Description: The part of an RNA shown here (large-subunit ribosomal RNA, domain II) has 759 nucleotides and comes from an activated sludge metagenome.
[in-house]
Context: one part of a larger RNA
């Protein structure tokens, strides 16, 4: 790495909502007990809980109550549905969808590694140096000195074993979870080492490095608390259908988290409430404009005021004047987010009407979102920088959007994908070839491969338009000739003679000639121009506005700034015309699902009306065969406060009739649900997320089946369903297994640096 298997919203209790079923002003049992066909079922059990009445802190009062002196006000009633079981959604408490820390605490296990220490042993080739001390000799009174000899000290010297680990190289899936080679330090010492023992985790030990304490140390290891906690990262398993967001506001020890609102979804209720168009009526101070105010700001005037300067007078006050400065007033050019005498368009509010496939509103269940981004447009910040940042607006997009175009390209342009189709007409954009479609038409422009990057600036590029000027009285250019005199104008100056500078800039002769356009000289001189004549001959010179081109133009591996080939009366640019191509958009044809509508059938609810049936109650009448109650007493019997008989009465039975309740729907109206059909209409992109309907796996119960004439499983093939999937059959296999209905879940894997196994 692959394959196979395992792998993540569960369970309990409570709360809440929807649905389901029971009962209903009530509903319901818990523990416990009894019985039975005993992992269970049935019954008893009213203790308790919820509801039925609220208000008040409470006493308490009560459809009211609390407050208040009252008026009034608050919360309630009037406005009647709950409760219990089950299922599902969500919440709370629990590990609570799964995996994941670093850490914290408790109790133990470790000093066979290593750090001290203790006890007892062991080891250190060879060579060198030569302390104290002693001996002898000489000298000396002695102390002692000197020389020689003996001697053998030292955290002494060189250097093996031994201990260490300086530098370099190699090694770096190693020989080795620290090594190898060369080199290097200590090597009688604070030396090295064997054996046995001591000190234990906030503790030890430490010639101190936060070093070492068993390959683990800024707090060892093992087990437990323990599934610690994780506002963080990762992962979370079948299908189809409907709808479909947000990246904002407020608050937050809050900013990558949360809560409420906003936006999504589901259900119920409401049924013209949304939106759009038009009319009418409003509020407002933006764009623009303006200068009245507030400020800024240009020039001027003034018979205003102040300051400054000058003149005069002067002890002072002052008088006259004006290059200047300031203020004020008037005229005048302008500027403003925090200026406004003004002032839109849009938008907003209200209302009326039209339109309008409920798009709106309210209540209730479930969310997700709080990192946004590009485009267009109005602004702030920035450099009127940014693929920058922060706000506002939008029927824009992407996010969550496929298709066509832009060669390529979330965000630009066109356009919103239910499915199929070897049908048609189009959008943006294109039509010489790559590459579907015009080498189409008409009129121009461009010569730069401009097109196919860029500015200030520059330029007899070229096209269009324009009004003036000069011109056969000969223009413009060229050539020939003149270009003079006063005068060297005045000043200045060393000089200033057209030509350093200042002032002035006249007159004369002329066809014409500046007190001089440029060069030049120390100053003159000299050359030249303006201007004039001749010659020549037909157009000439300058400007304004505008189209397209040119230069300006410079980057790193050839072209590399048209996608390429290639393109020049274009295949470039401009204007116009016409045809065609071109998308999952539109249309045609066939089909699926959903919504709405219509119709039919089935079914449920409500109301109405009559009818039938049943039950109950009342009234009237009838009945005396049996029977019931009570009373009156007639008669008989017999003396029992009894029996029989007669009458009345009640009950009873039957008939008629009335009322109430229930029931039957036999009838009608309205509404809901389901199914089917139709098409008259519409819809079906989709992340987070909400809702709906299903497939499959394992097991349980019941029913009904298959199987040695071959079950499950494995592996091919075929058929079939919109999909998850299903069915048949061949081979293998060798004993169990489908289907239907209902129920219950250890119920679906491709991802978690997932876990285990195999290769």
């Nucleotide at each position: 790495g692959u394959c196979u298997g395992c792998g993540a919203g569960u369970u309990a209790u409570c709360u809440u909502a929807a649905c389901u079923g029971g009962c209903a002003a009530g509903g319901u049992u818990a523990a416990u007990c009894u019985c039975c066909u005993c992992u269970g079922g049935a019954g008893a059990g009213u203790a308790g809980c919820c509801g039925g009445a609220g208000c008040g802190a409470a006493a308490g009062c009560g459809a009211g109550u609390c407050u208040g002196a009252a008026a009034g006000g608050g919360c309630g009633a009037a406005u009647u549905a709950g409760u219990c079981u089950g299922u599902u959604g969500a919440g709370a408490u629990a590990c609570a969808c799964c995996c994941g820390a670093a850490a914290c605490c408790a109790g133990g296990u470790g000093a066979u590694c290593u750090a001290u220490c203790c006890a007892u042993g062991a080891g250190c080739a060879g060579g060198u140096u030569g302390a104290a001390u002693c001996c002898c000799a000489u000298c000396g009174a002695a102390a002692g000195a000197u020389a020689g000899g003996a001697g053998g000290a030292g955290g002494a010297c060189c250097g093996a074993a031994c201990c260490g680990g300086u530098g370099a190289g190699c090694g770096c899936u190693g020989c080795a979870a620290a090594g190898c080679u060369c080199u290097c330090g200590g090597a009688u010492g604070a030396c090295u080492u064997g054996u046995g023992g001591u000190u234990a985790g906030g503790g030890g030990u430490u010639a101190u490095a936060c070093g070492c304490c068993a390959a683990u140390c800024g707090a060892a290891c093992c087990u437990g608390g323990a599934a610690a906690u994780a506002g963080c990262u990762g992962g979370c398993u079948c299908u189809c259908c409907c709808c479909g967001a947000a990246a904002u506001a407020g608050c937050u020890u809050u900013a990558g988290g949360g809560c409420u609102a906003g936006c999504c979804u589901u259900g119920a209720u409401u049924u013209u409430u949304a939106g759009c168009u038009g009319g009418u009526g409003g509020a407002g101070g933006u764009a623009g404009a303006g200068c009245u105010c507030u400020g800024c700001c240009u020039g001027g005037a003034u018979a205003g005021c102040g300051c400054g300067g000058g003149a005069c007078a002067g002890u002072u006050u002052g008088u006259c004047u004006u290059a200047g400065c300031g203020c004020a007033u008037c005229c005048u050019c302008g500027c403003a987010a925090a200026c406004u005498u003004c002032g839109a368009a849009u938008g907003c509010c209200a209302u009326c009407a039209g339109u309008g496939u409920u798009a709106g509103a309210u209540c209730a269940g479930g969310a997700g979102u709080c990192a946004g981004u590009c485009a267009a447009u109005g602004g702030g910040a920035g450099c009127u920088a940014a693929g920058u940042u922060c706000c506002g607006u939008u029927a824009g997009g992407c996010a969550a959007g496929a298709g066509g175009u832009a060669a390529u390209c979330a965000u630009a342009c066109c356009a919103g994908a239910c499915c199929a189709u070897c049908a048609g007409a189009u959008a943006a954009g294109g039509u010489c070839c790559c590459c579907a479609a015009g080498u189409u038409c008409a009129c121009g422009c461009u010569a730069a491969g401009u097109g196919g990057u860029a500015a200030a600036g520059g330029a007899u590029g070229u096209g269009a338009a324009g009004g003036g000027u000069c011109u056969u009285a000969u223009a413009c250019a060229g050539c020939u000739a003149g270009g003079a005199g006063g005068u060297u104008u005045g000043c200045u100056u060393a000089g200033a003679g057209g030509c350093a500078g200042c002032a002035a800039u006249c007159c004369u002769u002329u066809a014409a000639a500046g007190a001089g356009u440029g060069c030049g000289u120390a100053a003159c001189a000299g050359c030249u121009c303006a201007c004039u004549a001749g010659u020549c001959u037909a157009g000439a010179a300058a400007c304004u506005c505008u189209g397209c081109a040119c230069c300006g133009a410079u980057a790193a591996u050839u072209c590399a700034g048209c996608g390429g080939g290639g393109c020049u009366c274009a295949a470039g640019c401009g204007u116009g015309a016409u045809a065609c191509c071109g998308a999952u958009g539109c249309u045609g044809u066939g089909g699926u699902u959903c919504c709405a509508g219509u119709a039919a059938g089935c079914u449920c609810c409500a109301c109405c009306c009559g009818a039938g049936c049943u039950u109950u109650c009342g009234a009237u009448c009838u009945c005396a065969g049996u029977u019931u109650u009570a009373g009156u007493u007639u008669u008989c019997u017999u003396u029992a406060u009894g029996g029989a008989u007669a009458c009345u009465u009640u009950a009873g039975a039957g008939a008629u009739u009335g009322a109430a309740a229930g029931u039957u729907g036999c009838g009608g109206u309205g509404g809901g649900g389901c199914u089917u059909a139709c098409u008259u209409g519409g819809a079906a992109g989709g992340u987070a997320g909400g809702g709906g309907a299903g497939c499959g796996u394992u097991g349980u119960a019941a029913a009904c089946g298959c199987a040695g004439c071959g079950a499950a499983g494995a592996u091919g093939c075929a058929c079939u369903g919109u999909g998850a999937g299903g069915u048949g059959u061949g081979u293998u296999g060798g004993a169990g297994c489908a289907u239907u209905u209902a129920c219950a879940a250890g119920u679906g894997a491709g991802a978690a640096u997932g876990c285990a196994g195999a290769c």
Overview: The full RNA is in RNAcentral, with records from SILVA.